[in-house]
Context: one part of a larger RNA
Molecule: large-subunit ribosomal RNA, domain I
Organism: Actinomycetota bacterium
């Protein structure tokens, strides 16, 4: 030196664990803000720091409930000083206080009113004041205005990616859409939305790459209404004043088998009937039931091993409760709970109910008054429709034009006829649908500290890097209990070690287990 064996150091793998995450389901909530938000700063304790709470009334104040013996939040034990059966601490409801910055506002903008007031007489613009509103933040969902490129087409230009990403504006708990100028086809259906299917079909397409319906059928959910106009009444204004025009308010009226108005005729009436708080008018009260604290809640002992019993043995009990968690090892009967049942002064929510509130005519005949105009349609140019200009209907927009009035008008994929369907140019509308910053409950052939959120950790969007936008970690485990090793010994009085004590000698704080690399000590064999 090599090969073994034994014992160590080192290191932190592995196993076990989990006050953290991830995902899903059900219910709730779906906003906060000039009564100053979100967020930030600075303060605030007897005592230095950080977190949490709070705001100069500052780990808190008042009050209404709940609750019961301790308590003055955490790291973090002790000390000092307090509070509490005259009910503290703690939990829930309501209120008070609430520094500075921040939309941050003694401002800006919009609307109304009043006063002023140019060029320019009146007036208008403008100005001033005042009242009301608005502004900012917020995860996704939704609607609208703008709107790429990488990419694919094996290149690339139409096309695709894609009306996606992104920017902007806006509303709501959902939004949007919505009660046929519809869809169909010789038969009909009857607002919208969503799901399945139809169907990768019909089609579109440098007919390339690709894009890609709808009706129908089966389901979820279901709900329909209000104006404008004709006509009438009232009030006001104007004019050419027996009348006409116009404004406002009220009545009337709302549709396609056309409906309504007006006129005439006939019938009818409430001690009844109908409807209602999300549209169709609108405000509230009560009971009841939830939510925001809580409460009751069954049943086990002995022996034995052990540091410790919940283990083993023996004998019992409860069960509408043998879910789960904890307790010195594995507990239905030890603790918290679980099944079941009960509970609210105050705040808040609500399907349905009561009170309450609102409404109540129809037929026949005649008349031809009304039924949404710079609209429909047309031309040119774009664009949306699965549909790229195509035979291109239909919808929307820009420019230029420009009807009809129920004997009317639109559509049925060029266009025409026949036939059929509908009634545009005004508006509102729940549910079924989408999403989850957030709350509660529950679940997992989800993770278990290089995983799972970036973040399980006193102190993570921290330390640190960057001028900045921004990027962004590492880091869990003594033990049942600190009982965290009194006392003795070696020593430099330090590290470390040896006794003692303590279930535990190797649980000793660089602390569970403690693999490998790597480094040693002793010893056997061999050179």
């Nucleotide at each position: 030196g090599g090969c073994g064996c034994a014992c160590g150091g080192g290191g932190g793998a592995u196993g076990c664990c989990u006050c953290g995450g991830c995902a899903u389901u059900g219910a709730g909530a779906g906003g906060c803000g000039a009564u100053g938000a979100a967020g930030a700063g600075c303060g605030u304790g007897g005592a230095a720091g950080u977190c949490u709470g709070c705001g100069a009334a500052a780990a808190g104040c008042u009050u209404g409930g709940g609750g019961u013996a301790g308590u003055c939040g955490a790291c973090a034990a002790a000390c000092a000083g307090g509070c509490g059966a005259u009910g503290a601490u703690c939990c829930c409801g309501a209120g008070a206080u609430c520094c500075u910055c921040g939309a941050a506002u003694u401002a800006g903008c919009g609307u109304g009113c009043a006063c002023u007031g140019a060029a320019u007489u009146c007036a208008u613009a403008g100005g001033u004041g005042u009242a009301c509103g608005u502004g900012g933040c917020c995860a996704a969902c939704c609607c609208a205005g703008g709107g790429a490129a990488u990419u694919g087409a094996a290149a690339c230009a139409u096309c695709u990616u894609a009306g996606u990403a992104c920017c902007u504006g806006g509303u709501g708990g959902a939004a949007a859409a919505g009660a046929a100028a519809g869809a169909a086809a010789a038969a009909u259906c009857g607002a919208u939305u969503c799901c399945g299917u139809a169907a990768g079909u019909a089609g579109c397409g440098g007919c390339g790459a690709g894009c890609g319906a709808a009706a129908g059928c089966g389901g979820a959910a279901g709900a329909g209404c209000c104006c404008a106009a004709a006509c009438c009444a009232g009030a006001g204004g104007g004019g050419u004043u027996u009348c006409c025009c116009u404004u406002c308010u009220g009545g009337g009226g709302u549709u396609g088998u056309a409906g309504g108005g007006c006129c005439a005729u006939u019938c009818a009436u409430a001690u009844g009937g109908g409807a209602g708080u999300u549209a169709c008018a609108a405000a509230g009260c009560g009971a009841c039931a939830g939510c925001u604290a809580g409460c009751u809640g069954a049943a086990c002992a002995g022996c034995u091993u052990g540091g410790a019993a919940a283990g083993g043995c023996u004998g019992a009990c409860c069960a509408u409760a043998g879910a789960c968690g904890g307790u010195g090892a594995c507990a239905g009967u030890c603790c918290g709970g679980u099944a079941a049942g009960c509970g609210a002064a105050a705040g808040u929510u609500g399907a349905g109910c009561g009170c309450c509130u609102c409404c109540c005519g129809a037929a026949u005949g005649g008349u031809a008054c009304c039924u949404g105009a710079g609209u429909a349609g047309g031309a040119c140019c774009a664009u949306g429709c699965a549909c790229g200009u195509g035979a291109a209907a239909c919808g929307u927009g820009g420019u230029c034009u420009g009807a009809a009035u129920c004997u009317g008008c639109g559509g049925g994929g060029a266009c025409c006829a026949u036939c059929c369907c509908g009634c545009a140019a005004g508006g509102c509308u729940a549910a079924a649908u989408a999403c989850u910053c957030c709350u509660c409950a529950a679940u997992g052939a989800c993770c278990g500290a290089u995983a799972g959120u970036a973040a399980a950790c006193u102190c993570a969007g921290u330390a640190c890097a960057g001028c900045g936008a921004u990027g962004g970690a590492a880091a869990g485990g003594u033990g049942a209990g600190a009982a965290g090793a009194a006392c003795c010994c070696c020593u430099g009085c330090u590290a470390g070690g040896g006794g003692a004590g303590g279930a535990a000698u190797g649980u000793g704080a660089a602390c569970c287990u403690g693999a490998a690399a790597c480094c040693g000590u002793g010893u056997g064999c061999u050179u």